[in-house]
Context: one part of a larger RNA
RNA sequence: GGUUAAUUCCUUAAGGGAAGGAGCCGUAGCGAAAGCGAGUCUUAAUAGGGCGGUUUAAGUAGCAUGGGGUAGACGCGAAACCGGGUGAUCUAUCCUUGGCCAGGAUGAAGUGAGGGUAAAACCUCAUGGAGGUCCGAACCAGUAUGGGUUGAAAACCAUUUGGAUGAGCUGAGGAUAGGGGUGAAAGGCCAACCAAACUCGGAAAUAGCUCGUACUCCUCGAAAUAGCUUUAGGGCUAGCCUCGAGUAUAGUGUGCUGGAGGUAGAGCACUGAUUGGGCUAGGGCCCUCACAAGGGUACCAAACCCAGACAAACUCCGAAUUCCAGACACAUGUUUCUCGGGAGUCAGGCAGUGGGGGAUAAGCUUCAUUGCCAAGAGGGGAACAACCCAGACCAACAGCUAAGGUCCCUAAAUAGUGGUUAACAGAGAAAGGAUGUUGAGUUGCUCAGACAACUAGGAUGUUGGCUUAGAAGCAGCCAUUCAUUUAAAGAGUGCGUAAUAGCUCACUAGUCAAGCGACUCGGCGUCGACAAUUUGCGGGACUUAAACCACUUACCGAAGCUUUGGAUUCAUAGAAAUGGUAGAGGAGCAUUCUAUGCGCAUUGAAGGUGUGUUACGAGACAUGCUGGAGCUCAUAGAAAAGCAAAUGUUGGC
Numbered sequence: 001g002g003u004u005a006a007u008u009c010c011u012u013a014a015g016g017g018a019a020g021g022a023g024c025c026g027u028a029g030c031g032a033a034a035g036c037g038a039g040u041c042u043u044a045a046u047a048g049g050g051c052g053g054u055u056u057a058a059g060u061a062g063c064a065u066g067g068g069g070u071a072g073a074c075g076c077g078a079a080a081c082c083g084g085g086u087g088a089u090c091u092a093u094c095c096u097u098g099g100c101c102a103g104g105a106u107g108a109a110g111u112g113a114g115g116g117u118a119a120a121a122c123c124u125c126a127u128g129g130a131g132g133u134c135c136g137a138a139c140c141a142g143u144a145u146g147g148g149u150u151g152a153a154a155a156c157c158a159u160u161u162g163g164a165u166g167a168g169c170u171g172a173g174g175a176u177a178g179g180g181g182u183g184a185a186a187g188g189c190c191a192a193c194c195a196a197a198c199u200c201g202g203a204a205a206u207a208g209c210u211c212g213u214a215c216u217c218c219u220c221g222a223a224a225u226a227g228c229u230u231u232a233g234g235g236c237u238a239g240c241c242u243c244g245a246g247u248a249u250a251g252u253g254u255g256c257u258g259g260a261g262g263u264a265g266a267g268c269a270c271u272g273a274u275u276g277g278g279c280u281a282g283g284g285c286c287c288u289c290a291c292a293a294g295g296g297u298a299c300c301a302a303a304c305c306c307a308g309a310c311a312a313a314c315u316c317c318g319a320a321u322u323c324c325a326g327a328c329a330c331a332u333g334u335u336u337c338u339c340g341g342g343a344g345u346c347a348g349g350c351a352g353u354g355g356g357g358g359a360u361a362a363g364c365u366u367c368a369u370u371g372c373c374a375a376g377a378g379g380g381g382a383a384c385a386a387c388c389c390a391g392a393c394c395a396a397c398a399g400c401u402a403a404g405g406u407c408c409c410u411a412a413a414u415a416g417u418g419g420u421u422a423a424c425a426g427a428g429a430a431a432g433g434a435u436g437u438u439g440a441g442u443u444g445c446u447c448a449g450a451c452a453a454c455u456a457g458g459a460u461g462u463u464g465g466c467u468u469a470g471a472a473g474c475a476g477c478c479a480u481u482c483a484u485u486u487a488a489a490g491a492g493u494g495c496g497u498a499a500u501a502g503c504u505c506a507c508u509a510g511u512c513a514a515g516c517g518a519c520u521c522g523g524c525g526u527c528g529a530c531a532a533u534u535u536g537c538g539g540g541a542c543u544u545a546a547a548c549c550a551c552u553u554a555c556c557g558a559a560g561c562u563u564u565g566g567a568u569u570c571a572u573a574g575a576a577a578u579g580g581u582a583g584a585g586g587a588g589c590a591u592u593c594u595a596u597g598c599g600c601a602u603u604g605a606a607g608g609u610g611u612g613u614u615a616c617g618a619g620a621c622a623u624g625c626u627g628g629a630g631c632u633c634a635u636a637g638a639a640a641a642g643c644a645a646a647u648g649u650u651g652g653c
Base pairs, nucleotide, nucleotide: 001025002024003023007019008018009017010016011015029036030035039051040050041049042048074212075211077209081202082201083200084199085198086197092176093175094174095173096172097171098170099169100168101166103135104134105133106131110127111126112125113124114123115122139163140162141161144159145158146157147156178194180190181189182188215588216587217586218585219584220583225238226237227236228235229234239345240344241342242341243340244339245338246337250335251332252331253330254329255328256326257325258324259323260322265317266315267314271311272310275307276306277305278304280301282300283299284297285296286295287294288293348373349372350371351370352369353368354367355366356365357364378389379388380387393566394565395564396563398562399561400560404556405555406554407540408539409538413553415552416551417550418549419548420547426542432527433526436524437523438522439521440520441519442518443517444516445515453511454510455509456508457507459484460483461482464478465477466476490505494503495502567578568577569576570574589642591639592638593637594636595635596634597633599631600630607626608625609624610623611622612621613620614619
C1' cells in the first nucleotide's frame, strides 16, 4: 500500500447492498538460532570473505486462460484384500430310523456213526451250512473301444467290463460352514469352473500395464542421450521442441594469425619382444690330465658389432582433420544468450568412416562421428524404411535438367569414333592350373638360309675301368667323360635285349624359303564352379553388340528448377517462405441452452430423403419429394459440445 473471512444488519431474499481489518500479501535483510538490523553472519579481529542495501524499487484484489496439487480426476479393465450375511435339496463324512440283494456253485468249525488208542490223537463216511468265498440278474460302479464334441445331453449313447452277504447299496429325518467344514487323501468335495464357496458392502480398491480417446485450416517442430533412481518397457533434473518478452562489438561459416595435442603413418633412440651372421664372457660335451692347468668344439649363449624386422597399455619423430583464442575482411542476420509459460522424448534403426568384443562371423554386439529412416512423398535401383538423385503450398494436355537411361515390353540414338571379348562371358566366387586371345617390353637365332618338316649320316680306340653269371652308350659304382677320324656324331636322351642285336635323340649335311624361339609385365576371356518349380540379365532377345574400355554429340527422364494462374504467412515484402510423427502455438466451423434484438411458419416449421450452387476446409445456401407444428438469424454468454475403432453398450439384421 492492497484486500477482507466467519459473522451481523438491511433488502424487491438461491440474489443484491452495508458493516466487519481478525487474518493474508507487500513495505528489510542477515544468521542454525538467541538475536542484531542497512546491515548481518563467520571470527580473537575493526582484517578478509558470504548474503544483502546504496544504482532505485509495485504491490495487492478480482476475472479469463495454460499448467500443477487434493479429491474416482480422461474412459473402460483385474488376479486379489477386509467386514456382515446366505448356503450340506449337489456332494464329503457322521447320527437316527426304515428298505433291498433272482438263481446256481463250493462245502470251514461243530455234531453223529464206524474204524482206531491204555486213554487221546488220528482216519473214513454222513450230517452241518461258515465265508470282506466262487459264477451271475436286479442294484451299484465306470475298464476298454467306437460314436458324440456349434452334442439328443454344459459328461450322453452303443458294445464291452468290475463288485454283487458286504469296509454292500439305498429312502426319509438330522449334524458339521468358508482360513472353516468334510476328506480309505485326488488339493478331492462344500448347488454345472473351489490352492480358500456364494452374496451385499468398504468401492469408482489399486493397475509404473494393455486398449480406446470423436470437427477444420494455418505456423514451428523433437527425442530415443547424460546423471541419479529396489532403477532398467517407470520416474526426476539437464539436453533437444514450442510460445511470450528482451538481447550487443551477439552467434555461426570462410579467409588470415597465434596456440593445444601425440592419433594415422613412420621409426627402433628408450621399454619389451625378435631372425641371421660376426665377435666373445659364462655353461655343456670331447681330448690331454694325480691336482692345478691346457687344447678342441657343425652344442646353448649374456654384453657388443653388422644386416633384417614387431608393439593398444614402446616413441628419437609425426601429419590431415579437430579444438581454443584473436584485431580485421566477406557472407548470414537473432540462428546466440537471458528470463518466464507449455511440452514430448529416456526400446531406436540402417549405411559410410574410425575402434572395442566376436572368428578383421552375423540383418551380431558396444562406443565415436556424418548422413538418412524414424517423422519424407517424388524419380532411379525389376520388386525393396535406410543405397543413388531430390526435400511434395495448390493447379497446368508448357519448358530445362539430376540420378539413371535411349532394340521391343518402355519415354528417349538399332548415334558416332577407336579398341577388346567368342566365353551366352556380359548375367555370382578364391587359391591355383592352361601354346585362349590381345598389347607393351627384355633377350637370342636368322638369306653366310634360322624354326618346323623331309632325305642322308650319327663313326673309331671300345664290350672305357670296376662290379657282375652277364653289364657291350643305356642295373649300379668310378672317372682331368679322354682321344682319333670328321661336315657331324655324348665313354651317350629315351624305348628295347638274359647280355648282344634293333629303333631313336643330341650333333651334322642336303632340300625348302622368311621369319623363328625364351622370358617379364598388362587387357579381356577359360577351367577350378556341386541343391532341390522355370528364378544367379526384370523378360523378350542381343555377338565389329542391345557386352566391356576410352572419347564425342544429341535426346528421354522427378512433386528438383523454370514459366503461367491462384492461396496463406511476415517488425525485413522478396529471385522470400509454406514435407512432417510426439508435441507447442494461432485462427475458425458445427451442436445444445441462455440474454437482447430483428424475423420466418398450415400459401407448410423441425426432422427425413434427393439435386444444384458455393467456401482452402470444418461447413453454408437454394430447391424437388416427404413430413405436419414449431423454428432460424445477428451480437454476446454458458457447456453433459463433434465417434470408425475401446474382444465397447443397446437395438436390429
Source information: The part of an RNA shown here (large-subunit ribosomal RNA, domain II) has 653 nucleotides and comes from a Candidatus Bathyarchaeota archaeon. The coordinates come from a structure-prediction model, not an experiment, and the mean pLDDT is 84. Rfam family: Archaeal large subunit ribosomal RNA. The family is grouped with related families in Rfam's "LSU clan". The organism belongs to Candidatus Bathyarchaeota, within Archaea.